[in-house]
Context: one part of a larger RNA
RNA sequence: CUGGGCGUAAAGGGCGAGUAGGCGGCUCGUUAAGUCUCAUGUGAAAUCUCCCGGCUUAACUGGGAGGGGUCAUGGGAAACUGGCAGACUUGAGGGCAGUAGAGGAGAGCGGAAUUCCUGGAGUAGCGGUGAUAUGCGUAGAUACCGGGAGGAACACCAGUGGCGAAAGCGACUUUCUGGGCUGCACCUGACGCUGAGGCGCGAAAGCAUGGGGAGCAAACCGGAUUAGAUACCCGGGUAGUCCACGCCCUAAACGAUGGAUACUAGGCAUUGGGGGUAUCGACCCCCCCCGUGCCGUAGCUAACGCAUUAAGUGCCCCGCCUGGGGAGUACGGCCGCAAGGCUAAAACUC
Repeated sequence: CUGGGCGUAAAGGGCGAGUAGGCGGCUCGUUAAGUCUCAUGUGAAAUCUCCCGGCUUAACUGGGAGGGGUCAUGGGAAACUGGCAGACUUGAGGGCAGUAGAGGAGAGCGGAAUUCCUGGAGUAGCGGUGAUAUGCGUAGAUACCGGGAGGAACACCAGUGGCGAAAGCGACUUUCUGGGCUGCACCUGACGCUGAGGCGCGAAAGCAUGGGGAGCAAACCGGAUUAGAUACCCGGGUAGUCCACGCCCUAAACGAUGGAUACUAGGCAUUGGGGGUAUCGACCCCCCCCGUGCCGUAGCUAACGCAUUAAGUGCCCCGCCUGGGGAGUACGGCCGCAAGGCUAAAACUC
């Protein structure tokens, strides 16, 4: 000496449940596989190290000693790891009692607004822009009132708020359903953590079949702007956006920060729950737990910053990185209806 790393330099898998595997709380006994120790055997020669010698020296070379092992057999030790048997409750799970929530799926239903249709009333404009124009309107528009149709989204509440593994979730009612948190300490008794493969979920766009289509709007067509304007602005407008079922499987899928667990100053705010104090009662105030934020000590960091929600200090498991370009490409394989996705080089070049 026996790698160093992954918030922003290359690098955390988009997310989950979980297979193999790796790792694993406290205690007693036993075993002796790992581990440690001793003996014996073996570990050819050459090489290597040391000592002595031979060529004038050295290289080279002769002799002697040493060192050298996931080795074998036997004897021994029993702390630790493992095996076996028993016990425990703090990890984990369950029970009981509460509790918050846009968590998921289905059905139903409400009001505002836009558009369209229709009736009334009414007349010359409306609309749009930086300014115009295209466009709409005397076949009566816009503005106003009544009636109707239809689709999509849910103002206020709304929060620095809540829920979910992530993607994500926001009117209301109801049915089915997942998870969390708090309190009690009644039950099980390590049943745990992680997780290669495989499996499931996975925004938007896109694809397929059928439906739906109000508004918006890629493409497209006009009007402007401009040197041009395949744009930005304006008038139209089709896929699409919506629903059902089936695919696709990507993202600045971000906290650019994998999961679990333990430990390490505090302060402030806040969601949910519990306890205390106070009170007629509620609030206020204090404490505990779970979460969400801001600030900050030690420590860490190249700095920025992070800082009990760690990027601090340990341990366990997984994923990933190894100069820039070529390239997340080619080829091959697998997947896909396709679009394409996943896996993933090299020549060459700096």